[in-house]
RNA sequence: GACAAUGAUAGAGGCGCGGUGCGCAUCAGUACCCUCCAUCCCCGGCAGGAAGACCGGGAGGGGAAAGGGCUCACCGCCGAAGGGUCCACCGGGUGCCUGACCGGGGGAUGCCUGGGCCGUCAGAGAACAUCUGCCGGACUGCCAUUGGACCAAUGGAGCGCUAUCAUGGUG
Numbered sequence: 001g002a003c004a005a006u007g008a009u010a011g012a013g014g015c016g017c018g019g020u021g022c023g024c025a026u027c028a029g030u031a032c033c034c035u036c037c038a039u040c041c042c043c044g045g046c047a048g049g050a051a052g053a054c055c056g057g058g059a060g061g062g063g064a065a066a067g068g069g070c071u072c073a074c075c076g077c078c079g080a081a082g083g084g085u086c087c088a089c090c091g092g093g094u095g096c097c098u099g100a101c102c103g104g105g106g107g108a109u110g111c112c113u114g115g116g117c118c119g120u121c122a123g124a125g126a127a128c129a130u131c132u133g134c135c136g137g138a139c140u141g142c143c144a145u146u147g148g149a150c151c152a153a154u155g156g157a158g159c160g161c162u163a164u165c166a167u168g169g170u171g
Stems, first nucleotide, its partner, number of pairs: 002170002005167007014078001016077006023070002032062006043056003046099004053094001081113003084109004089104004114140002117137003121133004142156006
């Protein structure tokens, strides 16, 4: 000095990822409240049960909010983050019990995904917004191999890649 291995630090991908706050639109003339009228048999409320209480329709007056979205500002970052599974908790649909389903955040988990975009389908959602998932498409970044070589093709995955430093070993 080089190579490979291990560890540490710092970085890159770009409509890059996530969070918070103010404001705005939507939610919605909806839920809900009051007054009047009508009904109160039957039927309906996710399934079953107990019980037979509440609600359901019309007119008028009043009239939200949360989640989700957008601009801006700030913050933390590059397995950023998003999902799946498991554990316990909270809430929802009329009230009670059991169950199923849905939603919410918390913890665990090298189970999946390099990244953003577009599209069919499915789920959540008031929604054609938005989010999530499988699949497909082109694009893009990284590495390896090959080649006709500054580009192309093939393959792979972030447990990756690049740079610097340190450690011991080999020659």
A computed fold for a 171-nucleotide RNA, annotated as Lysine riboswitch aptamer. Its Rfam family is "Lysine riboswitch aptamer". Its family is annotated with lysine biosynthetic process in the Gene Ontology. Model confidence (mean pLDDT): 82 of 100. The model forms 100% of the base pairs in the Rfam consensus.